């Protein structure tokens, strides 16, 4: 240094909750107390600092994935590191280790919730676990095209 096994932790579509709603208990049809619910996965990070604030994609559903708060890998700016553009350096441009950008068409792979079955906890609302069968889009990848770019200077060979 690599590989394997075991254990712990994990934080980012993530966390929280004063509204509505639901449950339980109490008492006078309303209130009090105690609870419950409140985003399903896919994709996304060079490092540091700053800024703005509805930060990508679809699935489900049709009270609540409603409403509110905080955060966040997205965006913008600066610096640093790294890659490419000519061997080195500087500048510049474009990028982030899969390290030019944009665009069109085609292709392959890839989801969870929901649903069904079983099961654990709870008086309950509800929460959790296992199994089964499905179904996306974006992005990336593969293939074929198109457009733009593929630099300047110094030094070295």
């Nucleotide at each position: 240094g690599a590989u394997g096994c075991u254990g712990a932790u994990c934080c980012a579509g993530c966390g929280c909750c004063u509204g509505c709603c639901c449950u339980c208990g109490g008492g006078a049809a309303c209130c009090c107390g105690a609870g419950g619910u409140g985003a399903c996965g896919a994709g996304g990070a060079a490092g540091a600092g700053g800024g703005a604030g509805u930060a990508u994609c679809g699935a489900a559903a049709c009270g609540u994935u409603c409403g509110g708060c905080g955060g966040a890998u997205g965006c913008c700016c600066u610096c640093u590191c790294g890659g490419u553009c000519g061997g080195u350096c500087a500048c510049g441009a474009c990028c982030g280790u899969g390290a030019c950008g944009g665009u069109u068409c085609g292709g392959a792979a890839c989801a969870a919730a929901c649903c069904c079955c079983u099961u654990g906890a709870g008086u309950g609302a509800u929460c959790g676990a296992g199994g089964g069968a499905a179904c996306a889009g974006a992005g990336g990848c593969c293939g074929a095209g198109c457009c733009g770019g593929u630099g300047u200077g110094a030094c070295g060979g």